[in-house]
RNA sequence: UUCGAUAAAUGGCAAACUUGCUGAAAGGCAAGGACGCAAAGCUGAGGGUCUAAGGUUCCGCAUGGAACUACGGCAGUCUGGCUACCGAA
Numbered sequence: 001u002u003c004g005a006u007a008a009a010u011g012g013c014a015a016a017c018u019u020g021c022u023g024a025a026a027g028g029c030a031a032g033g034a035c036g037c038a039a040a041g042c043u044g045a046g047g048g049u050c051u052a053a054g055g056u057u058c059c060g061c062a063u064g065g066a067a068c069u070a071c072g073g074c075a076g077u078c079u080g081g082c083u084a085c086c087g088a089a
Stems, first nucleotide, its partner, number of pairs: 012037002017032006035076001041082003045079003048074003054069006
């Protein structure tokens, strides 16, 4: 000097739950709160999964009910892409 990557150090994020707002819902946002996370940073690209407003079909005298469906979500579900702090032994 290069590779390597753990300890350590500086910090970071924030599950469940509670409250408020928003949405048809799944969810999302904010405050509190910490289960955990070395990418629990960003990204809906490929799977997976959640919801079903609207649409379609069926049942019903009707109010209604059932099934299917994403153009709606989930990045703390997996894979992928992009970016990133420290760096003994």

Predicted 3D model of an 89-nucleotide RNA (c-di-GMP-I riboswitch aptamer) from Paenibacillus sedimenti.
Rfam family: c-di-GMP-I riboswitch aptamer. Rfam links the family to the GO term cyclic-di-GMP binding.
Model confidence (mean pLDDT): 86 of 100.
The source organism's lineage runs through Bacteria, Bacillati, Caryophanales, Paenibacillaceae and Paenibacillus.
The model forms 95% of the base pairs in the Rfam consensus.
It was read from a public genome assembly, where an Rfam model found it.